This is a predicted structure of a 72-nucleotide RNA (transfer RNA) from Riquetophycus sp. HSY-2014a. The gene name in the source record is trnE.
RNA sequence: GCUCCUAUCGUUUAAUGGUUAAGACAAUGUUUUUUCGUGACAUAAAUAUGAGUUCGAAUCUCAUUAGGAGUA
Repeated sequence: GCUCCUAUCGUUUAAUGGUUAAGACAAUGUUUUUUCGUGACAUAAAUAUGAGUUCGAAUCUCAUUAGGAGUA
């Protein structure tokens, strides 16, 4: 250089092109407990970036960025 793969809350895993993007762990708050821990309830938090297709894109297409693999 070329080809291929991956990118979603703090971490991890989901989501047939169509509900307010879901869950687990973690965090915060309330509650239970003599206290800690455990348990219960609630809250906040994310689709790498930019275009395009579409009535509608996390999902499809293109480019870029970052990471990984292969190739001479």
Annotation:
The sequence is in RNAcentral, with records from ENA. Rfam family: tRNA. Gene Ontology term of the family: triplet codon-amino acid adaptor activity. The organism belongs to Riquetophycus, within Eukaryota.